[in-house]
Molecule: RNase P RNA; transfer RNA
Organism: Verrucomicrobiia bacterium
RNA sequence: AAAGUGGAUCAAGCGAUCGCUCCUCGCGUCCAUAGUGUCUGCGAGGGGAGGAAAGUCCGGACUCCGCAGGACAGGGUGGCCGCUAACGGCGGCCCCGAGUGAUCGGGGGAAAGUACCACAGAAAACAUACCGCCCGCCGCAAGGCGGGUAAGGUUGAAAAGGCGAGGUAAGAGCUCACCGGUUCAUCAGUGAUGGUGGACGCUUGGCAAACCCCACCUGGAGCAAGACCAAAUAGGAGGGUUGGGUGGUCCGCCCAAGACCCUCGGGUAAGGUCGCUCGAUCCCGGGAGCAAUCCCGGGACAAGAUGAAUGAUCGCUGUGAACCUUGUUGCGGUUCACGACAGAAUCCGGCUUAUCGAUCCACUUUAGCC
RNA sequence: GGGCGAUUAGCUCAUUUGGCUAGAGCGCCGCAUUGACGUUGCGGAGGUGAUAGGUUCGAAUCCUAUAUCGCCCACCA
Numbered sequence: 001a002a003a004g005u006g007g008a009u010c011a012a013g014c015g016a017u018c019g020c021u022c023c024u025c026g027c028g029u030c031c032a033u034a035g036u037g038u039c040u041g042c043g044a045g046g047g048g049a050g051g052a053a054a055g056u057c058c059g060g061a062c063u064c065c066g067c068a069g070g071a072c073a074g075g076g077u078g079g080c081c082g083c084u085a086a087c088g089g090c091g092g093c094c095c096c097g098a099g100u101g102a103u104c105g106g107g108g109g110a111a112a113g114u115a116c117c118a119c120a121g122a123a124a125a126c127a128u129a130c131c132g133c134c135c136g137c138c139g140c141a142a143g144g145c146g147g148g149u150a151a152g153g154u155u156g157a158a159a160a161g162g163c164g165a166g167g168u169a170a171g172a173g174c175u176c177a178c179c180g181g182u183u184c185a186u187c188a189g190u191g192a193u194g195g196u197g198g199a200c201g202c203u204u205g206g207c208a209a210a211c212c213c214c215a216c217c218u219g220g221a222g223c224a225a226g227a228c229c230a231a232a233u234a235g236g237a238g239g240g241u242u243g244g245g246u247g248g249u250c251c252g253c254c255c256a257a258g259a260c261c262c263u264c265g266g267g268u269a270a271g272g273u274c275g276c277u278c279g280a281u282c283c284c285g286g287g288a289g290c291a292a293u294c295c296c297g298g299g300a301c302a303a304g305a306u307g308a309a310u311g312a313u314c315g316c317u318g319u320g321a322a323c324c325u326u327g328u329u330g331c332g333g334u335u336c337a338c339g340a341c342a343g344a345a346u347c348c349g350g351c352u353u354a355u356c357g358a359u360c361c362a363c364u365u366u367a368g369c370c
Numbered sequence: 371g372g373g374c375g376a377u378u379a380g381c382u383c384a385u386u387u388g389g390c391u392a393g394a395g396c397g398c399c400g401c402a403u404u405g406a407c408g409u410u411g412c413g414g415a416g417g418u419g420a421u422a423g424g425u426u427c428g429a430a431u432c433c434u435a436u437a438u439c440g441c442c443c444a445c446c447a
Stems, first nucleotide, its partner, number of pairs: 001366010012317007020048008031037001050341001054352002057350005062222004069251004074218005079093005094107005108213002113211002116206002130153002132149007161179002164176003180202001181200008226274004236264006243255003266446003281300008318338007371443007380396004389427001398414005420436005
């Protein structure tokens, strides 16, 4: 320098003017409530979208279902160790596969059992034999019959360990070496796993994002959860029951006898207040740890709206593109642009998806130079 | 805001445990029948199974992500 791999950050900055919305303080006026308030009040000060606010795919906090109890069913996760409030997330490591490499992708069990493997093929997992090869008998011969065999051919996505030598009538783990496999011992490691040595010729494909088995986790709903206050109406009709209260069932527990549930109908009008934003919070520094992460100290308060606010214009600086100047670069000048994805709705931790442009860090390969 | 479901031919729907070269009715095209149209009969065309990736020998079907469409949920007694 070219080509690439992994990761991090930003989402232009500052100021002015005019709006929108919320809060605090001060001042004034009128009306009013159960309560919030209203008068498009005035003045001052302050806050006002994101890295994904998104999809709602996971996990929690919080609230209610009396407690959140037991069993079955159902659902989820899946190498090992750790981190965490928790997780299907993250970090480190192990194995397999891809790549020259940085790096990337995958991950329980198929030797517990069941099912499936279309077509083709002899045969699709209980092994089997179409063509071959070999032996025996019959036959003049072509060939037929009986037996042995699975090395070769044929089919398929996949063919019963691979390859070489010996061996044999022909062959075959039949025997042997190497590779692969199973298993045992031992060593290293917390462990997944790896190293070494021995034994076994070695029947055991694929599929569990098929049923299933093993281990672990899991009660249900969701802020339209829920609490309080207020207004209005037909405490109306039909149905169901010993039942109802949670989830699919059962048990347990609790409540009830003019009880409760379901459906329809009625009323209110998207009523008000709380929940509501200070929290597993953010920033800086130090320490422990390979890291995820944790601990300590100091500092900060950063939207809380609900027919649902967060916008527009201008100036300077900055960045980028094009053009001019110049022998070239730089400086300088002119013009244009500052985009993309997208927008809070109870709040957090992740994952996934969308995304204009730019910067930085670490590493790899190839080539050249010192 | 929250919770669910669906997507297959122009339209309405099938397709069972994965074997698909995906069917049915209506519609469309051609031929025959008719003087002509309709009816009827025969034949035919028409599908990236919403899109993308994965599992598998093989995916409409199983898994994941995305897109589009639809449904339900206010409070009081």